RNA sequence: AGGUCUAUGGCUUAAAGGCAAAGUAUCGCUUUGAUAAGGCGAUUAUAUUGGUUCAAUUCCAAUUAGACCUA
Numbered sequence: 001a002g003g004u005c006u007a008u009g010g011c012u013u014a015a016a017g018g019c020a021a022a023g024u025a026u027c028g029c030u031u032u033g034a035u036a037a038g039g040c041g042a043u044u045a046u047a048u049u050g051g052u053u054c055a056a057u058u059c060c061a062a063u064u065a066g067a068c069c070u071a
Base pairs, nucleotide, nucleotide: 001070002069003068004067005066006065007064010024011023012022013021018054026042027041028040029039030038047063048062049061050060051059
């Protein structure tokens, strides 16, 4: 210098154009003599900026960060 891939709650993963899901974590309630476990509920996310579309995590472009390959 060129190319390929990845980016989603605090963490680990789904969603392949139509209300962003689950586990775990955190907080509250319940339960207990107390704790743990269990049950119920709440909070929290699409790397950034544009474009296409009635509608974008999803499609397109650029940028940023990371990994890898070639020279």

RNAcentral holds the sequence, with entries from ENA. Transfer RNA from Candidatus Vidania fulgoroideorum, 71 nucleotides, folded computationally. NCBI's taxonomy places the organism under Bacteria, Pseudomonadati, Pseudomonadota, Betaproteobacteria, Candidatus Vidania. Its Rfam family is "tRNA". It is annotated as a transfer RNA. The coordinates come from a structure-prediction model, not an experiment, and the mean pLDDT is 81.